[in-house]
The RNA shown here (small-subunit ribosomal RNA) has 1477 nucleotides and comes from a Thermoplasmatota archaeon.
The prediction has a mean pLDDT of 83.
């Protein structure tokens, strides 16, 4: 002092969580030792066996025993008697109260024992326990009689006090004396004492301890009072002895404490009176502080002893170990009766999470008695249990080797050596005894380490095994669906360490209740609005005056605690000693600036007044004006209405339309603003009457009269409800049409309440500027509204600019403020006062109370639930938003197709022993080069093989191998049956086990490399530095303009780069140059052929021009004109050229996305087969077939089909191969076989000549069948290809819909190569012949680029509502039922009190009956509060994939929401008025 958690990122709000300390209780773990005011407080103030907790004494008798006996001593018991049992200890139920703390007061009180000081103890008389006798009684215990002493009782006496009354009104004390003391007279009344002991003695006499009265004291107490300290107003009024007076009871003593009579007060918003909760306080814990929390232990005070009542004694009690009674409850009992009271020490039970020995001692210490010696004393001391809590030490140190390592080190084992706190023995000491402790001496590394975490927060692992959205962890946030740093071990490592984690409670972390120290535009969070009570707050000057305020000084605020110097324990802890705050209070002295208060005075705050002016200000009456409707009258015909389109509905009883005239209710166009008015809601034809308020000018008058406002009053859209009108139109419900899957709706057609008047209630609301009300400050700009000044100009009218001053409304802004958007006469900088606000739901709900006729309001929660809910801004995405731009995988225009059929071929489905497997929109489906007869092959079905190395077993009693023949098979000496043959080394190969490999087309393309495919036939992507913003980001890259292009140009907070386009690299087009063999072949020769010849053909020599090959180079750049554009970039049009504006194809495809493909090309991680999922072979299958789909071929025919004859190519490829050519066949095709690599070989068809066919399913069309026949290969059954002859099917231009194409392009035609043994309709090439139609557009489908809106962000395949079923939770209402507890009445009534009779007594007093009272407890009656229960009913909340619908978010497809009605399965619709969020 943060730190994680909402988001794709980001800033803010808020909550939620984590680190800190304290407390209590727990898991795992533990060697010592010392301190401490720790240890059945929490829940049972629940109940208790036993033993212990208060005795003690020179007062006195009496007995018993001991010494000594001569009185005497001494010990013990019991009685009378005297103090003391009201201390001390325990425990916190109760108490919201003078109980507690403080401070004051008592002129209204007492105080034993203790202290000072004065003064006495004169004389008489009695009773009575113990004892002794005699009763009752189980026992407790009690009755009678008899004896007896005192420090036991009484009497009289005196000293004295007490009470009244006068006195000097004098002293005394004091603020103060009527009431205190003191003095004088008086009168009344009370009234002591123990001359007792004991010591030293022999007396006497001292000495000491008692005893009375007075007076003071100390000490403790009793009473009274200010001020402080809990929560709830959903507890607002209480209150009868209640307030007071008067005279009385009582007491120590006041007092309405208590009687009796009087009088009606008395207390409350400053919280009365109820209700819950609680013993206060010193202090304790936290925290920087203020403050929160606590307050069982230790000190101080109260209060209480089973729940309650009341008493005596006594200086003191209403009494924890006294009493007496009732209640509960336990025990004894002879049933007659008694007893008892651990909230003392110990200890039990019980209750819980959750707390010890029935020790020891009076040595200390302190209490009680007592002179004292001493005695008692579960107060206290000690010692035993407990990790309660603080403090202190230790668990070992040095060296040296092995081994292992991720090696200045670390682990492990081991070898010497050291050291001895602790431990173990043993001495002292040490204690009351002891135990620790301390000191010594022996021995011995020996007796002593754990908890926790290890994904982030948060310090330690991407380490191994296991599980696999299971099992489980987690405070939060999140891990886990096969490679988990997150679960479960291991190993490693981090953190405290005798302790460490967890689970509950408080502080603080939270300035997260904000006095210090927050906040309300949108995040939670301004009351609709106004008046105004009581409170707060208050302008200038002057006087007093000192209450607040402040200074100084005295006193309290106990000790301990706490803070500092100093000391004692070996240090600390802990102990002393000695200083010391601080806040408070209480008293004195001073001060007087501010505030309070009294008094004077002022006018700048208010306010009255006066004037001429704005204005939908209200309210009441009058008048009008267009619409609309409705009735009549006319004129007039067939439709009107309505919508996207339509119907319902209106209309032939005449509608609609036109014109005239009447009725009726509503409303008040245009002016109409960005405008005026008004507190707000709200007001808008026109005139008047009545009437609030505001500005603005004057500045005449008051003289702080103010400001706000807690409860209260009024006001208060719209819809609503009562009563009464009224009712044109519109117009919830509510009927019909339409839409639709549906349509309880949007759209249409009707149409009731209402809406409109009058009267009364209701009191809401996006009642919003989402911005309380008042005052003062803080730059300006610029509109518009009212007043008012100046000037000017006037057609002169309340005209009309300008400019300046007040007042009001807007915009846009310094400085400043905000999380930002944005605020800027306030949302800024200060004052005052209200209101309100502390995370989302649940909930504006319940309950509970006011208010209302209702329906509702107002006030207004909890339980549970959850980790966010939100606010503003990004940056994407995306809209059934805009706006510019492109694309023949857009559309238009045009041509040609699929989509029908037959076949081919891939795919789904289905079928199958298998039909192997992968690819699923675009971007799978003639795709995995995938044309599978075997191989391919991965599937199926059967059959065999094989294990690099390692360690175990067997094994000549033969591992292993081979083999006749039988068996088994589809076949094998692979196997099995008999037999034979061969034959191993003991470490080998084999064979049986176990590990490990080889090898896997087995798994994961969600673990990867690579390479593909899509976006993408697209113009984006993106740095550096500035610079702007808190930040995500943004500028740059937007913007105009252009382009195929983010191409350029121009502007611009940007200035520049970089990958992308572009250049570039390939082909083709045109020229030129170079080269000339296997290519050419004009010319020119020369040979041979063929011809009559012109000539042709070959071949070769010259040549290389031409073509062609294949290397180089030219060429095009908007260079050039005219026009547009901005003298731009560049479009368009034109020259010129083979070619234009990128000349045409084509390769190259940016950042990066698609968890796109592909583990079946290959590599590769991890898993998983391992004698099978591995190799090998034989067979079958990928070629199944009722069906769907995709691409393709053939067709449906005349721009054709057949048949003859004739023509032109390119690009390839060729040796287990192309084959010229010859023969052979009808053909495929078969024999031969030259040449062969620019040489030699394959080598075109549409076209074109000419026939025939004649609109028919044909001379179309070839599907499908059957015959023969060929080639390939081991082999064409399943399953090739060809040829010939026969069959000759469907098909006559193919529905919704769809695809491709912009020129040598679609079409068309055929050729070649790939694979290939054989097999194309398939890729991939070439070339032949060759069009039609845009020269646009942005509708459709998309892409870019801007901007908008968003509640998306795995991103519209998105997000999200609500009803309805399942299940689980809490809570509500509920006929009731059951329970504690309080109030009250009223009945019994134990006991107390007072008064009177009566009886006993000399009195005191006491028994015993009446009255009157209090009144515990018990009953019954009413009312209340809390808790529990409780059929059924409510809603809510919450659970991975139910149902229904789509309500909201993009213009969410009807714009959304708010208040209110009324409707409906729902989400919601509809009315009606507000709001823009």
């Nucleotide at each position: 002092u943060c730190c994680g958690g909402u988001u794709g990122a980001u800033c803010c709000u808020g909550c939620c969580g984590g680190a800190g300390g304290c407390c209590g209780c727990u898991g795992c773990u533990a060697u010592c030792g010392g301190g401490g005011u720790c240890c059945g407080a929490c829940u049972a103030a629940g109940c208790c066996a036993u033993g212990c907790g208060a005795g003690u004494c020179u007062g006195g008798g009496a007995c018993u025993c001991c010494c000594u006996u001569a009185u005497g001593g001494g010990a013990g018991u019991c009685c009378c008697g005297g103090c003391g049992g009201a201390c001390g200890g325990c425990u916190c139920a109760g108490u919201a109260a003078c109980a507690c703390g403080u401070g004051c007061c008592c002129a209204a009180c007492c105080u034993a024992c203790c202290c000072u000081c004065g003064g006495g103890a004169g004389g008489g008389g009695g009773a009575u326990a113990a004892c002794c006798c005699c009763g009752g009684g189980a026992a407790a215990c009690u009755g009678g009689g008899g004896a007896u002493a005192a420090u036991c009782c009484c009497c009289c006496a005196u000293a004295g006090g007490c009470c009244u009354g006068g006195g000097a009104u004098u002293c005394c004390u004091g603020g103060a004396a009527g009431u205190g003391g003191g003095c004088c007279c008086a009168g009344g009344c009370c009234g002591a004492a123990a001359g007792g002991g004991g010591c030293u003695a022999u007396u006497a006499a001292g000495c000491c301890c008692g005893c009375c009265c007075g007076a003071g004291g100390a000490u403790g107490g009793g009473g009274g009072u200010g001020c402080g300290g809990c929560c709830c107003a959903u507890c607002a009024g209480g209150u009868a002895g209640u307030a007071g007076g008067g005279g009385g009871u009582g007491u120590a003593a006041c007092g309405g404490a208590c009687c009796c009579c009087c009088u009606a007060g008395c207390c409350g918003a400053c919280g009365a009176c109820g209700g819950g909760u609680a013993c206060g306080g010193g202090c304790c814990c936290u925290g920087g502080g203020a403050g929160g929390g606590g307050g069982a232990g230790c000190c101080c005070g109260g209060a209480g002893a089973u729940g309650g009542a009341c008493c005596c004694u006594g200086a003191g009690a209403c009494a924890c170990g006294g009493g007496u009674c009732c209640a509960g409850g336990c025990c004894c009992u002879a049933c007659g009766g008694g007893g008892c009271g651990c909230a003392g020490c110990a200890g039990g039970c019980g209750c819980g999470a959750a707390a010890c020995c029935u020790u020891c001692g009076c040595a200390a210490u302190g209490c009680g008695g007592g002179c004292a010696a001493c005695c008692g004393c579960g107060a206290c001391g000690a010692g035993g249990g407990g990790a309660c809590c603080c403090c202190g030490a230790g668990u070992g140190c040095c060296g040296g080797g092995g081994c292992c390592u991720a090696c200045u080190g670390g682990g492990u084992c081991c070898c010497g050596g050291c050291u001895u706190u602790u431990c173990c023995g043993g001495a002292g000491u040490g204690u009351a005894a002891a135990c620790a402790g301390c000191u010594c001496c022996g021995g011995g590394a020996a007796u002593a380490a754990g908890g926790g975490c290890u994904g982030g927060g948060c310090a330690a692992g991407u380490c191994c095994g296991g599980u696999g959205g299971c099992a489980g962890c987690c405070g939060c946030c999140g891990c886990g669906g096969u490679a988990a740093g997150a679960c479960c071990g291991g190993c490693g490592g981090c953190c405290c360490g005798a302790g460490u984690g967890g689970c509950g409670g408080c502080c603080g972390u939270g300035u997260u209740u904000a006095u210090u120290g927050g906040g309300c535009c949108u995040a939670a969070a301004g009351g609709g609005u106004c008046c105004g009570u009581a409170g707060c707050c208050g302008g200038c000057c002057c006087c007093g005056u000192a209450a607040g305020u402040c200074u100084c000084c005295c006193g309290g605020u106990a000790a301990a605690u706490c803070g500092g110097g100093c000391g004692g324990c070996u240090c600390a802890a802990c102990c002393g000693u000695c200083c010391g705050c601080a806040u408070c209070c209480g008293g004195g002295a001073g001060a007087u600036a501010c505030u309070g208060c009294g008094g004077g005075g002022c006018u700048a705050g208010g306010g009255a007044c006066c004037g001429g002016g704005a204005g939908a200000g209200g309210c009441c009456g009058g008048g009008g004006g267009u619409a609309c409707u409705c009735c009549c009258g006319g004129g007039g015909u067939a439709g009107g209405g309505g919508u996207a389109a339509a119907a319902u509905c209106c209309u032939g009883u005449a509608a609609u339309c036109c014109c005239g005239g009447g009725g009726g209710g509503a409303c008040c166009a245009c002016c109409u603003g960005u405008g005026g008015c008004g507190a707000a809601g709200g007001c808008g034809c026109c005139c008047g009457g009545c009437u609030g308020g505001a500005a603005c000018g004057g500045g005449u008058c008051c003289g702080a009269c103010g400001g706000u406002g807690a409860g209260g009053g009024a006001c208060g859209a719209a819809g609503g409800c009562c009563g009464g009108g009224g009712g044109a139109g519109c117009g919830a419900a509510c009927c019909g049409g339409a839409u639709u899957a549906g349509a309880u709706a949007c759209c249409c057609g009707g149409g009731u309440a209402g809406u409109c008047c009058c009267g009364g209630c209701u009191g809401u609301a996006a009642a919003c500027g989402c911005u309380g009300c008042g005052g003062g400050c803080u730059a300006g700009g610029u509109g518009u509204c009212g007043g008012g000044g100046a000037u000017c100009c006037u057609a002169c009218g309340g005209g009309g600019a300008u400019c300046c001053c007040c007042g009001g409304u807007g915009c846009c802004g310094a400085a400043g403020g905000g999380a930002a958007g944005c605020c800027g006469g306030a949302a800024g900088c200060c004052c005052g006062c209200c209101g309100c606000c502390u995370g989302g739901g649940g909930a504006g709900u319940a309950c509970g109370g006011c208010c209302g006729c209702a329906a509702g309001g107002c006030u207004g929660a909890a339980a549970c639930u959850u980790g966010a809910a939100g606010g503003a801004a990004u940056u994407g995405g995306c809209g059934g938003g805009g706006g510019a731009g492109c694309a023949c995988c857009g559309c238009a225009a045009c041509g040609g197709g699929c989509g029908g059929a037959g076949c081919g071929u891939g795919c789904g489905g289905u079928u199958u022993a298998a039909u192997u497997g992968g690819a699923u929109u675009c971007a799978a489906c003639g795709c995995c080069g995938g044309g599978a007869a075997g191989c391919u092959c991965a599937c199926c079905g059967g059959g065999g093989g094989a294990g690099a190395c390692c360690g175990g077993c067997a094994g000549a009693u033969g591992a292993g191998g081979g083999u006749c023949a039988g068996g088994c098979u589809g076949a094998c000496g692979a196997c099995c049956u008999u037999a034979c043959c061969c034959g191993a080394u003991c470490a080998a190969g084999a064979g049986c086990c176990g590990g490990a490999g080889a090898g896997g087309u087995g798994g994961u393309g969600c673990a990867u490399g690579g390479c593909c495919g899509c976006c993408g036939u697209c113009a984006g992507c993106u740095c550096g530095u500035a610079c702007c913003g808190u930040g995500a980001g943004g500028c740059g890259u937007u913007c105009u303009g252009u382009u195929a292009a983010g191409u350029c140009a121009g502007c611009c907070a940007a200035c520049g780069a970089g990958c992308g386009a572009g250049a570039c690299c390939c082909g083709c087009g045109c020229c030129c140059c170079u080269a000339g063999u296997u290519g050419c072949g004009a010319c020119g020769g020369u040979a041979c052929c063929g011809g009559g010849g012109a000539c042709g053909g070959u071949a070769c020599c010259g040549g290389c021009a031409c073509a062609c090959u294949a290397g180089g180079g030219g060429g095009a750049c908007u260079g050039c004109c005219g026009g547009c554009g901005c003298u731009a970039a560049g479009c368009c049009g034109g020259a010129g050229g083979a070619a234009g504006g990128a000349g045409c194809g084509g390769g190259c495809g940016a950042c990066g996305g698609u968890a796109g493909g592909u583990c079946c090309g290959u590599a590769u991680g991890c898993c998983c087969c391992g004698a099978a999922u591995c190799c090998c072979c034989c067979g079958g299958g990928c070629u199944a077939c009722a069906c769907g789909c995709g691409c393709g071929c053939u067709a449906c025919a005349a721009a054709g089909g057949c048949c003859c004859g004739g023509a032109c190519a390119a690009u390839g490829g060729g040796a287990u191969g192309c084959g010229a050519c010859c023969c052979c066949g009808a053909a495929a095709g078969g024999g031969g076989g030259a040449g062969c690599a620019a040489u030699c070989c394959c080598g075109a068809a549409a076209c074109c000549g000419g026939g025939c066919c004649u609109u028919a399913g044909c001379u179309c069309g070839g599907a499908u069948c059957g015959a023969g026949g060929g080639c390939u290969g081991a082999a064409a059954c399943u399953c090739g290809c060809c040829c010939u002859c026969g069959u000759g099917a469907a098909g006559g231009u193919g529905g919704a819909g769809u695809c491709c194409g912009u020129a040598g392009u679609a079409a068309u035609c055929g050729c070649g190569c790939c694979u290939c043994a054989a097999c194309a309709u398939g890729g991939c090439g070439c070339g032949g012949u060759g069009a039609a139609u845009a020269c646009g557009c942005c509708c459709c489908u998309g892409c870019u680029c801007c901007u908008u809106g968003c509640a998306c962000a795995c991103a519209c395949c998105g997000c999200c509502c609500g009803u309805c079923a399942a299940c689980c939770c809490a809570g509500c209402c509920g006929a009731g039922c059951c329970g504690a507890c309080c109030c009250u009445c009223a009945g019994u009534g134990a006991g107390g009190g007072c008064u009177g009779a009566u009886c006993c007594g000399a009195a005191a007093g006491g028994g015993u009956c009446a009255g009157c009272u209090c009144g515990a407890a018990c009953u019954g009656g009413g009312g209340g509060u809390c808790g529990g229960u409780g059929a059924g009913g409510c809603g809510g909340g919450g659970u991975a994939a139910g149902u229904c619908g789509u309500a909201a978010c993009a213009a969410g497809g009807u714009a959304g929401c708010c208040g209110u009605a009324g409707g409906g399965g729902a989400a919601c619709c509809u009315g009606c008025g507000g709001c823009u969020g």

It matches the Rfam family "Archaeal small subunit ribosomal RNA". The family is grouped with related families in Rfam's "SSU clan". The literature on the family includes a 2001 paper in Science by Yusupov et al., "Crystal structure of the ribosome at 5.5 A resolution".